[in-house]
């Protein structure tokens, strides 16, 4: 860097001992030991792997020759089951918000710009995270 996916799920034992939730504001978690680390266990199923199906794919092999079929292979694709080999993950929706729309009023040079203000909700963005390349 590209691509997808993030309101689901799934915790015990042990060592340590002060911060921890990526930042920033919130809010939460923690000496009734958090975060970390090591064991055990679980969770899901992005990749591998397995089976099945489908295809104006490919790619063989027969037929047909006023016609567009049959059939194999399992390369390549999409689906679907299944499996648990390689990673992830097992507090709070990515813990929630930031930024921009959608609304509201106002101004202009008026198919649209600017400006201001916002509970509550949708939608996208930014950033994170984890896969695969």
């Nucleotide at each position: 860097c590209u691509c997808a996916u993030c309101c689901a799920g799934a915790g015990g034992g042990g060592c340590u001992g002060a911060g921890g939730g990526a930042c920033c504001g919130g809010c939460c978690c923690g000496a009734u030991g958090a975060c970390g680390c090591c064991c055990c266990g679980g969770c899901a199923a992005c990749c591998a792997c397995u089976u099945c199906g489908c295809g104006u794919g490919a790619u063989c092999u027969c037929g047909a020759a006023g016609g567009u079929g049959a059939g194999g292979c399992c390369c390549c694709g999409c689906g679907a089951a299944g499996c648990a080999g390689g990673u992830g993950c097992c507090a709070a929706u990515u813990c929630c918000g930031u930024c921009c729309c959608c609304c509201a009023c106002c101004g202009c040079g008026c198919u649209g710009c600017g400006g201001u203000g916002a509970c509550a909700g949708g939608g996208g963005a930014a950033a994170g995270a984890u896969g695969a390349g």